[in-house]
Molecule: transfer RNA
Organism: Yarrowia lipolytica
RNA sequence: GGUCUAGUGGUGUAAUGGUUAUCACGUCUCGCUCACACCGAGGAGGCUCGGAGUUCGAUCCUCCGCUGGAUCA
Repeated sequence: GGUCUAGUGGUGUAAUGGUUAUCACGUCUCGCUCACACCGAGGAGGCUCGGAGUUCGAUCCUCCGCUGGAUCA
């Protein structure tokens, strides 16, 4: 340098172009307990790596860039 691939709450992950983006762990509050843990109920936390384009509509498609990984030279 070429090709391929990934980027989504703190972490990991789902989402066929169509309602304010899913679930688990973690975290916070309440209940339970003498207390802690377990367990039960509820809440907060991302508007999806950045930009542009296509479209009535983009996490999803196209292009450019950034970062990580694999591979070829």